This is a predicted structure of a 256-nucleotide part of an RNA (large-subunit ribosomal RNA, domain VI) from a Candidatus Bipolaricaulota bacterium. It matches the Rfam family "Bacterial large subunit ribosomal RNA". Gene Ontology terms of the family: structural constituent of ribosome and ribosome.
[in-house]
Context: one part of a larger RNA
């Protein structure tokens, strides 16, 4: 930029893409068959492996800015208590997010038209013959069905709802700002005081494992109480305390 006004929604599906995988047991039944040995077809229930999507209650993994233990060394005048640095100073745990090995769900049923094959009628050629004209079957394959994408599908589709008339606005849109399981950037979503969108604050889950002072036992190391206590990054809520302020700018026509 087209998509013969402009805009916000929700859509049709021409076309693409993806998958459509593979074993095992039980059963049918020791049945059909078979002289026996030995051993199904068709059907039906179960299981697994592959591989595809989702997801993070579980089970783990990771979690340099969480929480404790523990060395040395400098420093906060010293005790007592912390701080920096030593691979993240070393160890044991670990929320949130991601995340498999964990967990869920799919890879299913049926339908068309067919390939070797297997038949029907049936000539040509009084028979015969699945072909020659007709017709029935018939495969993990080809088509649908099943999952995504999709109207630049210039063949530019449909529906709904809005907006109104002359030079700067309408419906809307975007700048610019707090932002996010959304992102390289863009794009997208959530919001911008008529407000919970992020930060702060509470309060709660959850992580760690009983701060710190004091007070009691003990010579002490210590241990007992106060207290399942203090600390706490991403989770849940809740509150306008703090930034989202003020604003600005794009942006409608042939035609009747």
């Nucleotide at each position: 930029c087209g998509u013969a006004g402009g805009a916000g929604g929700c859509u049709u599906g021409a076309g693409a893409g993806g998958g459509u995988c593979c074993g095992c047991u039980c059963u049918c039944a020791g049945u059909a068959c078979g002289a026996g040995a030995g051993g199904a077809c068709c059907g039906g229930a179960g299981c697994g492996g592959c591989u595809g999507g989702g997801c993070c209650g579980c089970u783990g993994g990771c979690g340099a800015a969480c929480c404790a233990g523990c060395u040395g060394u400098c420093c906060c005048a010293c005790c007592c208590g912390g701080g920096g640095c030593a691979c993240u100073g070393c160890u044991g745990g670990g929320u949130a997010a991601c995340u498999a090995a964990g967990c869920c769900c799919g890879g299913a049923c049926c339908g068309g038209a067919u390939a070797a094959g297997a038949g029907c009628u049936g000539a040509a050629g009084g028979c015969a013959u699945c072909u020659a004209a007709g017709c029935u079957c018939g495969a993990a394959g080809c088509u649908g069905a099943c999952c995504u994408c999709a109207a630049g599908a210039u063949g530019a589709g449909g529906c709904c709802u809005c907006c109104c008339c002359a030079u700067g606005u309408a419906a809307g849109g975007g700048c610019c700002c707090u932002u996010c399981g959304a992102g390289a950037c863009u794009a997208g979503g959530a919001g911008g005081u008529u407000g919970a969108u992020a930060g702060g604050c509470c309060g709660c889950a959850g992580g760690u494992g009983a701060a710190a002072g004091c007070c009691u036992g003990g010579c002490a190391a210590c241990a007992g109480g106060u207290g399942g206590a203090g600390c706490c990054g991403a989770g849940c809520g809740g509150u306008a305390c703090u930034a989202a302020u003020c604003g600005c700018c794009c942006g409608a026509u042939c035609g009747u």